[in-house]
RNA sequence: GGAGCGAUUGAAGCGCCUGGACUGGCUUUGCCAGUCGACGAGGAGAGAGCUUAUCGAUUGAUCGGCGGAUGGCUCUCCGGCCCACCGGGGUCGAUACGUCACCGACAAAGUCUGCGGGUGACCGCAGCGACAAAGCGUUGACGACCCGGAAAU
Numbered sequence: 001g002g003a004g005c006g007a008u009u010g011a012a013g014c015g016c017c018u019g020g021a022c023u024g025g026c027u028u029u030g031c032c033a034g035u036c037g038a039c040g041a042g043g044a045g046a047g048a049g050c051u052u053a054u055c056g057a058u059u060g061a062u063c064g065g066c067g068g069a070u071g072g073c074u075c076u077c078c079g080g081c082c083c084a085c086c087g088g089g090g091u092c093g094a095u096a097c098g099u100c101a102c103c104g105a106c107a108a109a110g111u112c113u114g115c116g117g118g119u120g121a122c123c124g125c126a127g128c129g130a131c132a133a134a135g136c137g138u139u140g141a142c143g144a145c146c147c148g149g150a151a152a153u
Base pairs, nucleotide, nucleotide: 014067015066016065017064019063020036021035022034023033024032025031026030039056040055041054045077046076047075048074049073050072051071078093079092080091081090082089085149086148087147088146097143098142099141100140101139103137104136112127113126114125115124116123117122
């Protein structure tokens, strides 16, 4: 240094690095060692399967790759709604009809300043300070608002 065993801890722009970029060194075109490799917003009915899993910011390697993940679609179940009830059908998922439009609202990093570590690439902490889009919310328009039964009149 590697492998194995055991214990503990631990994630969802999350984990990892054999490509690559950058840095340092050397016996310098090669080799060795190191650094980087996702900034927040948003997101879970249950199960199975398939699948390149939403939204912007950063002037942008956040490239490339492997794995994973609350995404999307299909089926089953559960649940809401479709003008009290039941069955079917449809549509969605406890924010529980679909589409479109206007308006509204809300970040963090980067940057800058300071401190610390490192030969360096770079890393950590603190502070000031902004600026999004989707989801969401208000309003409006269009579409859907079904079939059967029973009940009541």
This is a predicted structure of a 153-nucleotide RNA (glmS glucosamine-6-phosphate activated ribozyme aptamer) from Actinobacteria bacterium UBA912. Of the family's consensus pairs, 85% are formed in the model. Lineage of the source: Bacteria > Bacillati > Actinomycetota. The sequence was found by an Rfam model in a public genome assembly. Its Rfam family is "glmS glucosamine-6-phosphate activated ribozyme aptamer". About the family: This entry contains a glucosamine-6-phosphate activated ribozyme that is found in the mRNA for GlmS. GlmS is an enzyme that uses fructose-6-phosphate and glutamine to generate glucosamine-6-phosphate. The ribozyme catalyses self cleavage of the glmS mRNA that is thought to regulate GlmS activity. By type it is a riboswitch. The prediction has a mean pLDDT of 83.